[in-house]
Context: one part of a larger RNA
RNA sequence: CGUGGAAACUUGAAGAGGCCCUUCCUUAGUACGAGAGGACCGGGAAGGACGAAGCUCUAGUGUAUCUGCUGCACUCCCAAGUGCAUCGCAGGGUAGCUACCUUCGGUUAAGAUAAGCGCUGAAAGCAUCUAAGUGCGAAGCUGUCUCUAAGAUUAGGUUUCAUAGGUUGGUCAAAGACGAUGACCUUGAUAGGCGUUAAGUGUAAGUGUAGCAAUACAUUCAGCUGAGACGUACUAAUAAACCAUAUGA
Numbered sequence: 001c002g003u004g005g006a007a008a009c010u011u012g013a014a015g016a017g018g019c020c021c022u023u024c025c026u027u028a029g030u031a032c033g034a035g036a037g038g039a040c041c042g043g044g045a046a047g048g049a050c051g052a053a054g055c056u057c058u059a060g061u062g063u064a065u066c067u068g069c070u071g072c073a074c075u076c077c078c079a080a081g082u083g084c085a086u087c088g089c090a091g092g093g094u095a096g097c098u099a100c101c102u103u104c105g106g107u108u109a110a111g112a113u114a115a116g117c118g119c120u121g122a123a124a125g126c127a128u129c130u131a132a133g134u135g136c137g138a139a140g141c142u143g144u145c146u147c148u149a150a151g152a153u154u155a156g157g158u159u160u161c162a163u164a165g166g167u168u169g170g171u172c173a174a175a176g177a178c179g180a181u182g183a184c185c186u187u188g189a190u191a192g193g194c195g196u197u198a199a200g201u202g203u204a205a206g207u208g209u210a211g212c213a214a215u216a217c218a219u220u221c222a223g224c225u226g227a228g229a230c231g232u233a234c235u236a237a238u239a240a241a242c243c244a245u246a247u248g249a
Stems, first nucleotide, its partner, number of pairs: 001151001005161006014148004020048007032037001050105005058099004065092005070085006110142002116136004165243004169185005190236003193232005199225003206219005
């Protein structure tokens, strides 16, 4: 830009992916074979690699965060803290992200075939799977399965609308380089704040008691955090503008 405008839901021409492999048990030590050995077909169970999704479990990270510790400087000093030292170092760790973790997948008809095996059968009174005709036959092909998909210019279909709708602007995240996508904009829980809390850390400061003191105990499963959950209009999503709205039937 096109498919008359718009919103929602779709069909599927076509394309892409996938359709993988091993072991064990059983059938059965059966068929077969002198023996050694040792099946087809069928049934069942594990596993490998690969792939998709996810974070309930396990584990990692987690420069949000909690605790412990060292040196220097500072808040006059004590105590308590702050800054710097790779995030100063060490021990944990929510959300998120991730795999070593979890769940799932490769199934099954059918059709046409390859090599091959046939049936009937002449040319060529025989023979011959082939010349006419006809059957079986593969992890391969078509299809079944998953995904994309109407620029499929053959531009499809259905429903609704025509005072339809979209964009800019703003608050944002399950989205994200930017566009885009998605949620919301007072008829509001979109983000922040605030309240409660799952969860993390591990018992704050101050004070009191005991002890010469280091320290211990009590107040106190405290204090701090809380990317998650629920609630609450306190703050910010104001006000508006632009495009389009039968030139089609």